Context: one part of a larger RNA
Molecule: large-subunit ribosomal RNA, domain V
Organism: Thauera sp. 28
RNA sequence: CCCGCGGCUAGACGGAAAGACCCCAUGAACCUUUACUGUAGCUUUGCAUUGGACUUUGACGGGACUUGUGUAGGAUAGGUGGGAGGCUAUGAAACCGGGACGCCAGUUCCGGUGGAGCCAACCUUGAAAUACCACCCUGGUGUCGUUGAGGUUCUAACCCAGGCCUGUGAAUCCAGGUCGGGGACCGUGCAUGGUGGGCAGUUUGACUGGGGCGGUCUCCUCCCAAAAGGUAACGGAGGAGUACGAAGGUCACCUAGGUACGGUCGGACAUCGUACUGAUAGUGCAAUGGCAAAAGGUGGCUUGACUGCGAGUCCAACAAGACGAGCAGGUGCGAAAGCAGGUCAUAGUGAUCCGGUGGUUCUGUAUGGAAGGGCCAUCGCUCAACGGAUAAAAGGUACUCUGGGGAUAACAGGCUGAUUCCGCCCAAGAGUUCACAUCGACGGCGGAGUUUGGCACCUCGAUGUCGGCUCAUCACAUCCUGGGGCUGUAGCCGGUCCCAAGGGUAUGGCUGUUCGCCAUUUAAAGUGGUACGUGAGCUGGGUUUAAAACGUCGUGAGACAGUUUGGUCCCUAUCUGCCGUGGG
Numbered sequence: 001c002c003c004g005c006g007g008c009u010a011g012a013c014g015g016a017a018a019g020a021c022c023c024c025a026u027g028a029a030c031c032u033u034u035a036c037u038g039u040a041g042c043u044u045u046g047c048a049u050u051g052g053a054c055u056u057u058g059a060c061g062g063g064a065c066u067u068g069u070g071u072a073g074g075a076u077a078g079g080u081g082g083g084a085g086g087c088u089a090u091g092a093a094a095c096c097g098g099g100a101c102g103c104c105a106g107u108u109c110c111g112g113u114g115g116a117g118c119c120a121a122c123c124u125u126g127a128a129a130u131a132c133c134a135c136c137c138u139g140g141u142g143u144c145g146u147u148g149a150g151g152u153u154c155u156a157a158c159c160c161a162g163g164c165c166u167g168u169g170a171a172u173c174c175a176g177g178u179c180g181g182g183g184a185c186c187g188u189g190c191a192u193g194g195u196g197g198g199c200a201g202u203u204u205g206a207c208u209g210g211g212g213c214g215g216u217c218u219c220c221u222c223c224c225a226a227a228a229g230g231u232a233a234c235g236g237a238g239g240a241g242u243a244c245g246a247a248g249g250u251c252a253c254c255u256a257g258g259u260a261c262g263g264u265c266g267g268a269c270a271u272c273g274u275a276c277u278g279a280u281a282g283u284g285c286a287a288u289g290g291c292a293a294a295a296g297g298u299g300g301c302u303u304g305a306c307u308g309c310g311a312g313u314c315c316a317a318c319a320a321g322a323c324g325a326g327c328a329g330g331u332g333c334g335a336a337a338g339c340a341g342g343u344c345a346u347a348g349u350g351a352u353c354c355g356g357u358g359g360u361u362c363u364g365u366a367u368g369g370a371a372g373g374g375c376c377a378u379c380g381c382u383c384a385a386c387g388g389a390u391a392a393a394a395g396g397u398a399c400u401c402u403g404g405g406g407a408u409a410a411c412a413g414g415c416u417g418a419u420u421c422c423g424c425c426c427a428a429g430a431g432u433u434c435a436c437a438u439c440g441a442c443g444g445c446g447g448a449g450u451u452u453g454g455c456a457c458c459u460c461g462a463u464g465u466c467g468g469c470u471c472a473u474c475a476c477a478u479c480c481u482g483g484g485g486c487u488g489u490a491g492c493c494g495g496u497c498c499c500a501a502g503g504g505u506a507u508g509g510c511u512g513u514u515c516g517c518c519a520u521u522u523a524a525a526g527u528g529g530u531a532c533g534u535g536a537g538c539u540g541g542g543u544u545u546a547a548a549a550c551g552u553c554g555u556g557a558g559a560c561a562g563u564u565u566g567g568u569c570c571c572u573a574u575c576u577g578c579c580g581u582g583g584g
Stems, first nucleotide, its partner, number of pairs: 001584008010576003014571002022405004027401002029397004035202005041195003045191005051154012064141003068137001069105001078136005085119003094113008158182003162179006205217003214234001218240006241386001242284001243343002248302007257277006282291002285348001287346003306329004312323003318387001331340003354380007362373002412459001413457001414455003418452001420448006429439002466541001467539003471533001472530005479504003482499006506520005547565004551560003
């Protein structure tokens, strides 16, 4: 050097399983509910199946009888018309008894006695006789008809999983018959309101230095923005979701604010005067840019806060947005030239569909109309997730599933090094005196890569995660042992610094613990790295599935870096490596 054999598992990000954690999908499935929309079921009402009688009580109609009081006035005058006579032996006045109404004055009806009269035009009144007749009004009484509601009752619809008989011989089924019971109810059909996670279909946004929680989502102003324009971030600051018939138009006129001094109440600041200064004032509201021939302030007259258009531009993916001379009509102000199509400008907002209102020389399903539609004007959205999926929508999943992602989290690694640990510089001060034996403020400069983090770079077609056991190996910022310097080192003990990694560096109790506390030893009981060394070496107590319970939260399904009990740890070693051994 080549080829074996027996072993061990450190590595081959070993094998196995398109990661179950996490995120994503306008994915799925189950489950929940005061999510949305439905629906079985239950229930309400109407009509039908569905008939008779009696009774109570409404509505309407016919016919009958009644009812009616402002004041004045004989007095309880409903309205209008006709009307000069009407009622009475078929029983008038008056009296007696009883009923009804009532504003307590009376009106009216019935019966009896009675035996011949009573009333009307008179006077008052808006209206003249209920003397008489007719048509009505208001309220009432009783009757008839139609119809509604309630109650009682009947039997013939309908029902009987009551008895008996028959088919039928065994039959508690079925059918028929009969007796009995219930009964126009029940039941059923159609329509209709309610209830309805019992069941069903679905929804439950995005951005995001992982996701969730929080915040945000449209528009305006400034910075970032790198001297044209534009330009991102969960970068830094603020505003808007209107207001105004004058705060618009025009004509004419005016100039603010501050400081000092003077001046009754009167003050730092009120109104007045003087001087100086000069836009610091004001602009409906944020900021920016403007503004004195003012865009700021005041007054007069007014409605251009017009109708039809619009050359040409800015901006811009589109859709939108913005500016605009000029022409025609008619108007306001001004002597006129002229100015005026809202406001100093930039925010004050919402597409399409659908629907409403007004107008219209449009259309009008044979024709004339109409309905409907179009066109013009206008109205209805915190559609604010603001280019708006629907008119209409919340949650749970540890019982979970699928497709994907290292485009994105948890472990480990990497980068970084805020934090952490270690060192140094300066030296105020402490140290009786004395900065530097020792300690060292305020600050400054480094190193390490052990903490907590930041980033999200390999790995989600899998890199097994805490602690223990076993076996280790390295660094030195050294715990012991060794050698030194200084000392605020008398000695014994020490303090601090330098050199040094050869060797060594605990057993128990509690806890899953690492850690820590305690007990007792030791020369000492070091600090770290090694995928927080080591699960194809062991364990499986903890964490982190499915079961179950407590507390808390939640209406609930369920949830909890809260607790508690239980809970499958696979691999025969091909290569590298290591140990032992054999042959050439």